Molecule: glmS glucosamine-6-phosphate activated ribozyme aptamer
Organism: bacterium
RNA sequence: GCGGUCGGACCAGCGCCUGCCCUCACCCACGGUGAGGUGACGAGGAAGAGGGAGCAUCGAAUGGUCGGCGGAUGCCCUCUCGGCUGCUCACGGUCGUGACGGUUCGGGAGAAAUCCCGGGGGUGACCCCGGUGACAGAGCCCGGGCCGACGUGAGAC
Numbered sequence: 001g002c003g004g005u006c007g008g009a010c011c012a013g014c015g016c017c018u019g020c021c022c023u024c025a026c027c028c029a030c031g032g033u034g035a036g037g038u039g040a041c042g043a044g045g046a047a048g049a050g051g052g053a054g055c056a057u058c059g060a061a062u063g064g065u066c067g068g069c070g071g072a073u074g075c076c077c078u079c080u081c082g083g084c085u086g087c088u089c090a091c092g093g094u095c096g097u098g099a100c101g102g103u104u105c106g107g108g109a110g111a112a113a114u115c116c117c118g119g120g121g122g123u124g125a126c127c128c129c130g131g132u133g134a135c136a137g138a139g140c141c142c143g144g145g146c147c148g149a150c151g152u153g154a155g156a157c
Stems, first nucleotide, its partner, number of pairs: 014070004019066001021037007041059003047080006081096005087155005100148009116131006
């Protein structure tokens, strides 16, 4: 230095702010200026590279989690790689490592914030930390049914 294995950590409701709103100070005063504040709670989600479009799943909440910009594991396209397509190869098809499409049925669940208690910072709007107890749904997890597709050529047996 390279490769492999094991374990751990991390990961996008993620970052930002000039609108509205809120606070403080001042002023030529019912508005203006300046400085601040708020602006997503978890679950779920990745073959690799590039491009495109652009709110890209689920619920929780005392529902500004408003509006805007950027990004994102989703979607589409191309290529590479990979699975399947009776064995091998090529092409085609289809998908993405639990790796063919569609549809339908049954079952399942350890959430976090909010709330409450306590503490800290700030003139304030608000912010931070700790603790107890809960409560979800899905394209997440488990299992089944039905429909369709399962190719072409060559070779081997």